[in-house]
Context: one part of a larger RNA
């Protein structure tokens, strides 16, 4: 001197960009954070609106609660508890492998069928919730035909490899599929290669400290076979071997999520991992699998555990480390806010629906940047204050008054007013489609916001630390080793330039110190 996700202290005018529990991975009141599709299915709650009907009420329209399915909920947001290891950074391999939605590309989409929720019936419970009976429905489910470049066996043929074998091909045999829907424009189902994508799986090498931790290890190390996995593997098991790590530090303990980067330093290098990207790991402790293309799954299940809460005591219900917000912990860290207008995402032909992702307000001088607090003249050197060698001079000071300006900022104007939004969607052209291309038409939370004009008036804006020395800045007067001060060295016991006060001064300045940490 630089820096910081800071905090304190005095003190404070404006913008704009960023940033904002670093402690208790403590417990959580409330509310939202994940739904959508009626162009899959029966069917119609609540309502609306028509008709009939005095009324009840019945009928149709439109809706759209529940319910089966589909597709998403494995992403998106959070968090750093564990984790010193293929976790992460790197280079690589899989001749051992998955990949729902997209895109291509061939072929197919025939025929039957038995159930169930729902809706009605009645029953049991305080409640969660849940038995029984009748009875439906499908892109829910079974089941049959259909069959290959699938899958699996069995014979062969070519080329290739280091290899148990790859690839490329004949042939036989055996085994496997669907679903419709519709506003007629389309949306879809199978089954197979191939691509995009995304996972999984191994291998080198690197990635703190401690030897006052020196010996670890029996599924351990390796082989044979089984079994398991998407997939190699001691992964798991039966046999058979006795190996495998280790002083270039295993083992055990301590610490900690890593990286790109970040701060610092001429650099080597030291420190650091907040904000933003990536990957990991975790979801109230701990084990478990189920469904799926994908979890061993934050707002999904089952079981232990703790802890909380509701009961009609018999049994239930939870699970903010999502966005807000409460209490506790702390020196410290914000709003139960709008908006789905933009970009993303799920879902659906679409129109739209949902989206605390995201966009934007709103809190905070928490850090960067700008801006401002006015500019020109103006000497009687005014009054006051300080200080002295005191009828006086010095100094504060061109600093005030006082004249003349200009209005950034301010405050107002029944002042104007944005970009970002052209897409989907309707028509029409052009193309087999897909897509292109004209034209129309709609849609801004932030927002009357930024900006812009215009009155009007110096008006509405200065603090904070220091002044021996280091180290820019001096005297006076209390004070008397006392009160006190200090980052060091050291001030103070009656002439303190070092303590408190003044006046004067020097530094930065909407900030200025001081206190933590780090180069």
């Nucleotide at each position: 001197g630089g820096a910081u996700g800071a905090a304190c202290g005095c003190u404070a005018g404006c913008g704009g960009g960023a940033g904002g529990c670093c402690u208790a991975a403590u417990a959580c009141a409330u509310g939202c954070a994940a739904g959508u599709c009626g162009a899959a299915c029966g069917g119609u709650a609540a309502a609306u609106a028509g008709u009939a009907g005095c009324a009840a009420u019945a009928c149709u329209a439109u809706g759209a609660g529940a319910g089966u399915g589909g597709c998403g909920u494995a992403c998106g947001g959070g968090u750093g508890a564990g984790u010193a290891a293929c976790a992460c950074g790197u280079a690589c391999a899989c001749a051992a492998c998955c990949u729902a939605c997209c895109u291509u590309a061939u072929a197919c989409u025939g025929g039957a069928g038995g159930a169930u929720a729902g809706c009605c019936u009645u029953g049991g419970g305080a409640a969660a919730c849940u038995g029984a009976g009748a009875u439906u429905a499908a892109u829910a489910c079974u089941c049959c035909a259909u069959a290959a470049u699938a899958u699996a066996u069995u014979a062969g043929a070519a080329a290739g490899g280091c290899a148990u074998c790859u690839u490329u091909u004949u042939a036989a045999u055996a085994u496997u599929a669907a679903a419709g829907c519709u506003c007629a424009g389309g949306c879809g189902g199978u089954a197979u290669a191939a691509g995009a994508u995304g996972g999984g799986u191994g291998u080198g090498c690197g990635u703190c400290u401690g030897a006052u931790u020196a010996g670890c290890u029996a599924g351990u190390u390796g082989g044979u076979g089984a079994g398991g996995u998407a997939a190699c593997g001691g992964c798991u098991c039966a046999c058979c071997a006795a190996g495998g790590c280790u002083a270039c530090g295993a083992u055990c303990a301590g610490u900690a999520a890593c990286u790109g980067g970040u701060c610092u330093g001429a650099g080597a290098g030291g420190a650091u991992g907040a904000u933003c990207a990536g990957u990991c790991a975790c979801a109230c402790g701990g084990g478990c699998a189920c469904u799926g293309a994908g979890a061993c799954a934050c707002g999904g299940g089952c079981c232990c555990g703790a802890c909380u809460c509701c009961u009609a005591c018999g049994g239930g219900a939870g699970g903010c480390a999502g966005c807000a917000g409460u209490a506790g912990g702390g020196a410290a860290u914000a709003u139960u806010g709008g908006a789905c207008a933009a970009u993303g995402g799920a879902g659906g032909c679409a129109a739209c629906u949902c989206u605390g992702a995201u966009c934007c307000a709103g809190c905070c001088a928490u850090c960067c940047c700008g801006c401002g607090u006015g500019a020109a003249g103006g000497a009687u050197u005014a009054a006051g204050g300080c200080c002295c060698u005191c009828u006086g001079g010095g100094u504060u000071g061109u600093a005030a008054a006082c004249u003349u300006c200009u209005u950034u900022u301010u405050u107002c104007u029944g002042g104007g007013g944005a970009u970002a939004a052209a897409a989907a969607c309707u028509c029409g052209u052009a193309u087999u489609c897909a897509u292109a291309u004209g034209a129309g038409c709609c849609u801004g939370a932030a927002g009357g916001u930024a900006c812009c004009a215009g009155a009007a008036g110096a008006a509405u804006a200065a603090g904070c630390a220091c002044c021996g020395g280091c180290u820019a800045a001096c005297u006076c007067c209390g004070u008397g080793c006392c009160a006190g001060c200090a980052g060091c060295c050291g001030c103070g016991g009656u002439a303190a330039u070092a303590c408190g006060g003044a006046g004067g001064g020097u530094g930065c300045a909407a900030g200025c110190g001081u206190u933590a940490u780090c180069c």
This is a predicted structure of a 519-nucleotide part of an RNA (small-subunit ribosomal RNA, 5' domain) from a Chitinophagales bacterium. Model confidence (mean pLDDT): 84 of 100. RNAcentral holds the full RNA, with entries from ENA.